[in-house]
RNA sequence: CGAGUCGCGGGUGACCGCGUCAUGCGAAGUGGCGCCAGGGGAGGAAAGUCCGAACUCCACAGGGCAGUGCGCCGGGUAACGCCCGGGCAGGGUAACCUGACGGACAGUGGCACAGAAAAUACACAGCUGACGUCGGUCCUUCGGGGCCGGCAAGCAAUGGUGAAAAGGUGCGGUAAGAGCGCACCGCGCCGGCGGCAACGUCGGUGGCAGGCAAAACCCCGCACGGAGCAAGACCAAAUAGGGAGGCGGUUGAGGACGGCCCGUCCGAAGCCUCCGGGUAGGUUGCUUGAUUCCGGCAGUGAUGCCGGAGCUAGAGGAAUGAUCGUUGCGCCAUAGCAGAGCCCGCAAGGGCGAGGCGACGGCGAACAGAAUUCGGCUUACAGGCUUGACUG
RNA sequence: GUCCCCGUAGCUCAGUUGGAUAGAGCAACCGCCUCCUAAGCGGUAGGCCGGCAGUUCAAGUCUGCCCGGGGACGCCA
Numbered sequence: 001c002g003a004g005u006c007g008c009g010g011g012u013g014a015c016c017g018c019g020u021c022a023u024g025c026g027a028a029g030u031g032g033c034g035c036c037a038g039g040g041g042a043g044g045a046a047a048g049u050c051c052g053a054a055c056u057c058c059a060c061a062g063g064g065c066a067g068u069g070c071g072c073c074g075g076g077u078a079a080c081g082c083c084c085g086g087g088c089a090g091g092g093u094a095a096c097c098u099g100a101c102g103g104a105c106a107g108u109g110g111c112a113c114a115g116a117a118a119a120u121a122c123a124c125a126g127c128u129g130a131c132g133u134c135g136g137u138c139c140u141u142c143g144g145g146g147c148c149g150g151c152a153a154g155c156a157a158u159g160g161u162g163a164a165a166a167g168g169u170g171c172g173g174u175a176a177g178a179g180c181g182c183a184c185c186g187c188g189c190c191g192g193c194g195g196c197a198a199c200g201u202c203g204g205u206g207g208c209a210g211g212c213a214a215a216a217c218c219c220c221g222c223a224c225g226g227a228g229c230a231a232g233a234c235c236a237a238a239u240a241g242g243g244a245g246g247c248g249g250u251u252g253a254g255g256a257c258g259g260c261c262c263g264u265c266c267g268a269a270g271c272c273u274c275c276g277g278g279u280a281g282g283u284u285g286c287u288u289g290a291u292u293c294c295g296g297c298a299g300u301g302a303u304g305c306c307g308g309a310g311c312u313a314g315a316g317g318a319a320u321g322a323u324c325g326u327u328g329c330g331c332c333a334u335a336g337c338a339g340a341g342c343c344c345g346c347a348a349g350g351g352c353g354a355g356g357c358g359a360c361g362g363c364g365a366a367c368a369g370a371a372u373u374c375g376g377c378u379u380a381c382a383g384g385c386u387u388g389a390c391u392g
Numbered sequence: 393g394u395c396c397c398c399g400u401a402g403c404u405c406a407g408u409u410g411g412a413u414a415g416a417g418c419a420a421c422c423g424c425c426u427c428c429u430a431a432g433c434g435g436u437a438g439g440c441c442g443g444c445a446g447u448u449c450a451a452g453u454c455u456g457c458c459c460g461g462g463g464a465c466g467c468c469a
Stems, first nucleotide, its partner, number of pairs: 001388006010327005016321001018041001020039002024035003043367001047378002050376005055228004067224005072086005087101001088099004102219002107217002110212002124159002126155003132151008167185006186208001187206008232284004242275006254266004291310008329364004336357002341352004393465007402418004411449001420436005442458005
């Protein structure tokens, strides 16, 4: 600098407790509840809900527009914005890391401030003033010539501005300059060779063919119907409303007072039965699956195929916890253990001593909690373990 | 659980194809006015635009990832 892996405050025993499952018991059956014993009970991210799917319902003749997303090449996959391999670019001495990496001569628009000029290039300072022309002056063999100044004109090297100024460096060239010419580098085009391709490389050719930004609109290519387990399916109270049938027409259905009768009052508003939808509630969807582990084969790899073994929460306001004992891990420090090396000394011996181990003790142990299920990505994460490469 | 929306001054909000010294109203403070207060008039301060990255010469604005807050869900009418 990478890769892999572990990671309930670990293991284990006792006791208490919380969900779930199936069995048994509670005097036949079913359902519920209770009890006894038993099985099983969070993660690498269960998280964020950012992508992609499965599954379910709705919609749908076919096609298109709009919208959204993706974008080097090849491969993997059920699919993907994911993964693998390669190319190119950038960073690093290197191992290695990073990259939203199609198109800016299809179009529309933008580039504030500064600056002369921001994309049809332009000329502020500046340089030149060759060719042309005007003025002055000097020389003249009278054809003209030299010098100075100005104008027309030429130029884009230098300065300045800016994030960015229309190839870069060098030599030649020129009045001064300039791809104006040449060499090298860069760029475009053409061809050969290598590669499935992205692309690389070699040769030729063109004096440059035109800045930045598409995480501006957009263009090109590809993909996408919408909603989501509170999806959906089944069973199905009470109340309200719907439908059908019956009762009731003032000779009173029903109601209030009341234990009952009589009685009094209210009274056409209804009452009774059945049916269907549907809410609460219950059941289901609900965990055996693009599944996990091991081995073999194919492949550089992602991954695929074959064989064997395994079953690992399924709750539905939502459980997975607590106490005690014992033991493991990391750090700190003390007693103690051994101690490279150095010093003193004739010697025996003595002293100092980095780093190491370290009883007892103290402290610490992260991020985080399933909710239909998978594949990814992203984010959070104490502390280990294994392994490879690079540099000094 | 699933799906949406929003974070700009103390409060409520503007800010649109990126080009600012980020504005407005209320509130706060100071002054004027008034006998005093309120109202009114004039002025002042107060923000790094929720956070961190990226694209770009340049980000409140575009993109990604986090953080915080709010809302909706079934049936009948």
Molecule: RNase P RNA; transfer RNA
Organism: Vicinamibacterales bacterium